The RNA shown here (c-di-GMP-I-GGC riboswitch aptamer) has 91 nucleotides and comes from Pelolinea sp. It matches the Rfam family "c-di-GMP-I-GGC riboswitch aptamer". Gene Ontology term of the family: cyclic-di-GMP binding. The literature on the family includes a 2017 paper in Proc Natl Acad Sci U S A by Weinberg et al., "Bioinformatic analysis of riboswitch structures uncovers variant classes with altered ligand specificity". It was read from a public genome assembly, where an Rfam model found it. Its mean pLDDT, the model's own confidence on a scale to 100, is 88. The organism belongs to Pelolinea, within Bacteria.

RNA sequence: CUCGAUAAAGGCAAACCUUCCGAAAGGUAGGGGCGCAAAGCUAUGGAUCUAAAACUGAUGAGAAUCGGUUAAGGUUGCCAAGCCGCCGAAA
Numbered sequence: 001c002u003c004g005a006u007a008a009a010g011g012c013a014a015a016c017c018u019u020c021c022g023a024a025a026g027g028u029a030g031g032g033g034c035g036c037a038a039a040g041c042u043a044u045g046g047a048u049c050u051a052a053a054a055c056u057g058a059u060g061a062g063a064a065u066c067g068g069u070u071a072a073g074g075u076u077g078c079c080a081a082g083c084c085g086c087c088g089a090a091a
Stems, first nucleotide, its partner, number of pairs: 002091001003088002011036002016031003020027002034077001040083003044080003047075004054069006
């Protein structure tokens, strides 16, 4: 250095509940603990989720309802990439 133990010290925290923000996806804070050796940081590439607004199609007398595309937004606990990093058995 690769690597990652039924090791030690410490760390993070899924679902769910409460809270606030958001149109939504989702996020903040508290509880909780499924898991995690980068589950530390960055939406850069892919993936995926939302789509109030915009454009648009269908139905409708209208009001409206349902759908499509996209700006935009989200997820790093989906996969890569970049940056930084604790511990040390075996090989």